Record summary:
Predicted 3D model of a 477-nucleotide part of an RNA (small-subunit ribosomal RNA, 3' major domain) from an uncultured prokaryote. Rfam family: Bacterial small subunit ribosomal RNA. Gene Ontology terms of the family: ribosome and structural constituent of ribosome. The prediction has a mean pLDDT of 84.
Context: one part of a larger RNA
RNA sequence: UGACGGGGGCCCGCACAAGCGGCGGAGCAUGUUGCUUAAUUCGAGGCAACGCGAAGAACCUUACCUGGGCUUGAACUCCCACGAACCUGCUAGAGAUAGCGGGGUGCCUUUCGGGGAAUGUGGUGAGAGGCGCUGCAUGGCUGUCGUCAGCUCGUGUUGUGAAAUGUUGGGUUAAGUCUCGCAACGAGCGCAACCCCUAUCUUUAGUUGCCAGCAUUAAGUUGGGCACUCUAGAGAGACUGCCUGGGUUAACCAGGAGGAAGGUGGGGAUGACGUCAAGUCCUCAUGGCCCUUAUGUCCAGGGCUACACACGUAAUACAAUGGUCAAUACAGAGGGAUGCGAACUCGCGAGGGGAAGCAAAUCUCAAAAAGCUGAUCUCAGUCCGGAUUGGAGUCUGCAACUCGACUCCAUGAAGUUGGAAUCGCUAGUAAUCGUGGAUCAGCACGCCACGGUGAAUACGUUCCCGGGCCUUGUACA
Repeated sequence: UGACGGGGGCCCGCACAAGCGGCGGAGCAUGUUGCUUAAUUCGAGGCAACGCGAAGAACCUUACCUGGGCUUGAACUCCCACGAACCUGCUAGAGAUAGCGGGGUGCCUUUCGGGGAAUGUGGUGAGAGGCGCUGCAUGGCUGUCGUCAGCUCGUGUUGUGAAAUGUUGGGUUAAGUCUCGCAACGAGCGCAACCCCUAUCUUUAGUUGCCAGCAUUAAGUUGGGCACUCUAGAGAGACUGCCUGGGUUAACCAGGAGGAAGGUGGGGAUGACGUCAAGUCCUCAUGGCCCUUAUGUCCAGGGCUACACACGUAAUACAAUGGUCAAUACAGAGGGAUGCGAACUCGCGAGGGGAAGCAAAUCUCAAAAAGCUGAUCUCAGUCCGGAUUGGAGUCUGCAACUCGACUCCAUGAAGUUGGAAUCGCUAGUAAUCGUGGAUCAGCACGCCACGGUGAAUACGUUCCCGGGCCUUGUACA
């Protein structure tokens, strides 16, 4: 000087407390351990691994296994020989592949012999290839402490020196934020602001959007209009600016006015010096090592989907603030051409037929759901709950057996609110309700986004956890 302390002081955070809803019990989905297996590919391991890499394993993917093949190789560069390329049939085979054919001759150049480009086949070796090992050789990227308020430097000064000072102290702040003081004076990386979205207004513009008044219609449908809504460009607006009180006359704090908004208005992006030899050689790049008729490569089938068990994370329930039926409202944000697909029509339905419109403020996916109204059920393993199983189908796709999703009929399991323990959340939040998107042929209870309805509680900082500053002890570095 640090680190540590079941030392002290001050302070903060959904850290506790106060509340609301969960997880832990049930069946199911998914990830993981373990076990099994020919293989169940690999990685991730307290927080910070476990709906994680994977924004989507039937084949492919695929890295694994079994079997069948290849050895200059599936892809790349160079050299030699031959054939333009290309299209296509038959046979054998699980296919890879092998054998036998058919059609077909272009472009540039030429001394008309040929040469060249592009492409294919064969050959030779230089070389290819490796999701093989090492993340403890690395780059890059990422997680975490933590959006915590810290981390440092120059010069000066002090000390023999390691170092200190500055950065400590009095106040204050979300903040090393600001202020006052001070052997310090300044500066840098962080904080804040500058950026984006959102909340109010003005203005410009008025189609595909809108409709106050006029006409018109089943309908903003049409004429008309751009006032309003909205869209998307430009501006205004919030700065403790004003007032009162407190405070050291300061920084700042409390209250008030005006205002759509008030003291960082709300949200996002943004992550200092560093820590964990944290994670990743399987995104990519890369040193070293290893394989080279195989650890490379092609193919078929299987596996990654197994199943005494254990754990994590979700979705669904156990019901009456509910279930079922009928009728009826109100969103936002997105996607769409190998696409979205209306009307109409067939089917109980998944879906089929059909084809209008739309590269979309125009057409379409599209029905929002909870809600409201009415009816019924009357506390029961039930008209709750939907697992499981049987049958019949639909769709995608060469192909749904291993191993897809969905529909209908039948079946109707556990489950009556969950031990110890444990998680999230402070406001348009929690809870609850539906909608869209990426991936994607098909497959979503996951993820990412969107809106609808919309709470309770916070006395307080003694305690648990994490963190910041000062100080103290130390046989630790």